This is a predicted complex of two RNAs, RNase P RNA and transfer RNA, with 436 nucleotides together. Rfam match: Bacterial RNase P class A. Model confidence (mean pLDDT): 75 of 100.
RNA sequence: CUAGACCAUUGAUUGGUCGCCUGUUCUUUACAGGAGGAAAGUCCGGGCAGCACAGGGCACGAUAGUUGCUAACGGCAACCAAAAGUAAUUUUAGGGAAAGUGCCACAGAAACUAUACCGCCUAUUGAACCCUAAAGGUUCAAGGCAAGGGUGAAAUGAGUGAGGUAAAAGCUCACAGUUUACCAAGGUGACUUGGUAAAGAGGUAAACCCUAUCGGCUGCAAGGUGUGGAUUUUAUCUGGCAUUCGCUAGAUGGUAGCCCGCCAAAGUCCACAAUUUAUACCGCUAGAACUUUAUGGCAACAUAAAGACUAGAUAGAUGACCAACUAAACAGAACCCGGCUUACAAGUGGUCUAGCACU
RNA sequence: GCCCCGGUAGCUCAGCUGGAUAGAGCAGAGGACUUCUAAGCCUAAGGUCGCAGGUUCGAAUCCUGCCCGGGGUACCA
Numbered sequence: 001c002u003a004g005a006c007c008a009u010u011g012a013u014u015g016g017u018c019g020c021c022u023g024u025u026c027u028u029u030a031c032a033g034g035a036g037g038a039a040a041g042u043c044c045g046g047g048c049a050g051c052a053c054a055g056g057g058c059a060c061g062a063u064a065g066u067u068g069c070u071a072a073c074g075g076c077a078a079c080c081a082a083a084a085g086u087a088a089u090u091u092u093a094g095g096g097a098a099a100g101u102g103c104c105a106c107a108g109a110a111a112c113u114a115u116a117c118c119g120c121c122u123a124u125u126g127a128a129c130c131c132u133a134a135a136g137g138u139u140c141a142a143g144g145c146a147a148g149g150g151u152g153a154a155a156u157g158a159g160u161g162a163g164g165u166a167a168a169a170g171c172u173c174a175c176a177g178u179u180u181a182c183c184a185a186g187g188u189g190a191c192u193u194g195g196u197a198a199a200g201a202g203g204u205a206a207a208c209c210c211u212a213u214c215g216g217c218u219g220c221a222a223g224g225u226g227u228g229g230a231u232u233u234u235a236u237c238u239g240g241c242a243u244u245c246g247c248u249a250g251a252u253g254g255u256a257g258c259c260c261g262c263c264a265a266a267g268u269c270c271a272c273a274a275u276u277u278a279u280a281c282c283g284c285u286a287g288a289a290c291u292u293u294a295u296g297g298c299a300a301c302a303u304a305a306a307g308a309c310u311a312g313a314u315a316g317a318u319g320a321c322c323a324a325c326u327a328a329a330c331a332g333a334a335c336c337c338g339g340c341u342u343a344c345a346a347g348u349g350g351u352c353u354a355g356c357a358c359u
Numbered sequence: 360g361c362c363c364c365g366g367u368a369g370c371u372c373a374g375c376u377g378g379a380u381a382g383a384g385c386a387g388a389g390g391a392c393u394u395c396u397a398a399g400c401c402u403a404a405g406g407u408c409g410c411a412g413g414u415u416c417g418a419a420u421c422c423u424g425c426c427c428g429g430g431g432u433a434c435c436a
Stems, first nucleotide, its partner, number of pairs: 001355010013324006020034005036330001040341002043339005048219004055260004060215005065079005080094001081092004095210002100208002102204003112157001117149002119145003124142007159175005178199009223282003226272008235252007253263003290307007360432007369385004378416001388402003409425005
């Protein structure tokens, strides 16, 4: 210099005029504050709130290497294994197919108890022929083989060499490799290395399923509403006992799928005060939050100290014009927070890899 | 805000228990018939199965992420 990999980060600023929302105030006013890295998609997880209960079992749903982080997670970090790349590095729904069931179209003999189209063989059996006979030979059939060919995405699923045979094959052996179990060493662990023994097992679980773990349901349109006093019912109905309180049996209801189990707070009236009908008030924004520093940790993250206060609407504010240069991308809060995913003009910084050239 | 459903030819829909030619009706095109037209008849054409990625030998179908469209839902003391 060229090509590439990864990470971090900006997303405009200033002045003037006129407006909008919120707060404070001395209320015709003044001052202060006023969208994002994704506020988005609403895909996960939690806080918070309510439910006559949240317990058990089944069912259902979600997740899936290991260890850790965390309020929690399907998120994040580090590592392991496999795959891609010369490398930096990247990707992985990465438990189980030697529990069971299903499926594997077409082609093909056969798609998983098996079987033989082309092919190889004639040791064995039979027939015919050569041959005087025997021995031997040739051809065919029964039969043997599954090496090679062919079909297919995939062919019984362990490669090479040797032995072996009529021919042939893990049929046998040696070496290499695979899986499982056990042992030893290292590691918290996934796993790695070595040894011993056994085995020869198709694929598919983003097919049913099995194993392990987790999950009550509903979402701020949740949900709530001044003070004092009196009073009713205890989910409903029916029957029995009991003089009241109550107890008990059955049926129904509720518990947002089924069974067992379980069954509470909800109103009414009066007086006073406030509001004026829904665009009321609370929930509502000071927080598992942010910035800086230190310590621990490879890291995610945790702890401690200091600092700053930084939107809160309810038809929904955060805008328009002018000037400085030229101001533009994706896009705009609606209970809050941690993630993921997706969109994004124009940039900025850093680390690393490969190649070429020069010193 | 929250919840749910759908996207296949120009239109309306099947197919969605993976199997290779994605089909039906209507519309449109051509032909034949008829004096001409309509109806009926014959013929072919017309599809990125919303988009992208993945699983699988194989995806409209299964899984994930996006895009587009539609519907439902309330407190009122």